Predicted 3D model of RNase P RNA and transfer RNA as a complex of 392 nucleotides. The prediction has a mean pLDDT of 77.
RNA sequence: GUUGGUCAGGCAGUUGCUGGUGAAAAUCAGAGGAAAGUCCGGGCUCCAUAGAGUAGAGUGCCAGGUAACACCUGGGAGGUGUAAACUUACGGAAAGUGCUACAGAAACAAACCGCCCAUCAGGGUAAGGGUGAAAAGGUGCGGUAAGAGCGCACCGCAGGCUUGGCAACAAGACUGGCAAGGCAAACCCCACUCGGAGCAAGAUCAAGUAAAGGUCAUUCAAUGUGACUCGCAUUUGACCAGGGUAGAUCGCUAGAGGCCUAUGGUGACAUAGGUUCGAGAUAAAUAACUGUCCUUGACAGAACCCGGCUUAUCGACCAGC
RNA sequence: GCGAGAUAGCUCAGGCGGUCAGAGCGUCGGAUUCAUAACCCGGAGGUCGAGAGUUCGAGUCUCUCUCUCGC
Numbered sequence: 001g002u003u004g005g006u007c008a009g010g011c012a013g014u015u016g017c018u019g020g021u022g023a024a025a026a027u028c029a030g031a032g033g034a035a036a037g038u039c040c041g042g043g044c045u046c047c048a049u050a051g052a053g054u055a056g057a058g059u060g061c062c063a064g065g066u067a068a069c070a071c072c073u074g075g076g077a078g079g080u081g082u083a084a085a086c087u088u089a090c091g092g093a094a095a096g097u098g099c100u101a102c103a104g105a106a107a108c109a110a111a112c113c114g115c116c117c118a119u120c121a122g123g124g125u126a127a128g129g130g131u132g133a134a135a136a137g138g139u140g141c142g143g144u145a146a147g148a149g150c151g152c153a154c155c156g157c158a159g160g161c162u163u164g165g166c167a168a169c170a171a172g173a174c175u176g177g178c179a180a181g182g183c184a185a186a187c188c189c190c191a192c193u194c195g196g197a198g199c200a201a202g203a204u205c206a207a208g209u210a211a212a213g214g215u216c217a218u219u220c221a222a223u224g225u226g227a228c229u230c231g232c233a234u235u236u237g238a239c240c241a242g243g244g245u246a247g248a249u250c251g252c253u254a255g256a257g258g259c260c261u262a263u264g265g266u267g268a269c270a271u272a273g274g275u276u277c278g279a280g281a282u283a284a285a286u287a288a289c290u291g292u293c294c295u296u297g298a299c300a301g302a303a304c305c306c307g308g309c310u311u312a313u314c315g316a317c318c319a320g321c
Numbered sequence: 322g323c324g325a326g327a328u329a330g331c332u333c334a335g336g337c338g339g340u341c342a343g344a345g346c347g348u349c350g351g352a353u354u355c356a357u358a359a360c361c362c363g364g365a366g367g368u369c370g371a372g373a374g375u376u377c378g379a380g381u382c383u384c385u386c387u388c389u390c391g392c
Base pairs, nucleotide, nucleotide: 001321002320003319004318005317006316007315009293010292011291012290013289014288015287017030018029019028020027021026032299036310037309039308040307041306042305043304044198045197046196047195051230052229053228054227056194057193058192059191060190061075062074063073064072065071076090077088078087079086080085091189092188096187097186098183099182100181112129113128114125115124116123117122137155138154139153140152141151142150156178157176158175159174161172162171163170164169202250203249204248205247213240214239215238216237217236221235222234223233224232225231257276258275259274260273261272262271263270264269294297322392323391324390325389326388327387330346331345332344333343339377348364349363350362351361370386371385372384373383374382
């Protein structure tokens, strides 16, 4: 230099706050690696047990892991670096449409200068010049009136074949003179995935008749399923007057948890066994002060819960290359 | 938990990416007037919130972050 991982001031005392246990005294527990951004994915709850089609959205090399993913692992190809290593929205432009400013002769079709022929009307050419981000493979030799894959060698490219590989792909020989840009983070095509809403989800409890009362409409109807059509479910809808308020309780935290060992696997991870644990508030606690030690302490504070990504972060330590 | 936005000092345009960064008010200078205002003429003023990426080329397309507003 590079990659991966661990820790996130320690100890003691006093006074408080939240929760559990307890009759009380008391005693036990009490933020993070990102709790953050809300950018993805899932669990959970209600609406069909989430169904079909259209629209819409997303993903995009290959194989695997996973509850799932846009995440992770391994591999391929391209790129960066002397290297260890890092990195990539990496399908299709010979399905179609569109865009490609300015400059330039010409932007997908052509000839301004030039070169050659010439009967001086014109014709051939695409080597060289010039423009541009981009101009019908590159270098060399031959060839020609001048030229040109026109022919040849090497390199590049395309096609099918063989071999290796699950595959992406790689290597090899053969064939073809080359099959005329770029943009799909433009529309689109192809393949795959996605139902909607969110803990203010949702459930329970209590007084008042509350799916109640009055008027009107309705079953060939109405409502719900938060884009539309079907399908499915329910039986009601509008108005009048009345009532109930983000009341209380549950949801609420032991979980796709952590750690160790063994086995399988290159690995992500899986399986089996053992062991271990303790925020759960609702205007919202996790703090304040003192002493002491050192390396003088960064970013930052849970609100249903997990897996990721991204961003912020004083420093210290360990391991591989 | 969900959604919208950021362009000149202020309020806003900017279509399917191009050489086009623009309008009104304000400001500066001139002209007019005895002087001021209004009217008239001319000018300055912008890294398009920040940083990356796609592209020949980004205010515009994509991603990440910051800030503001709304439900």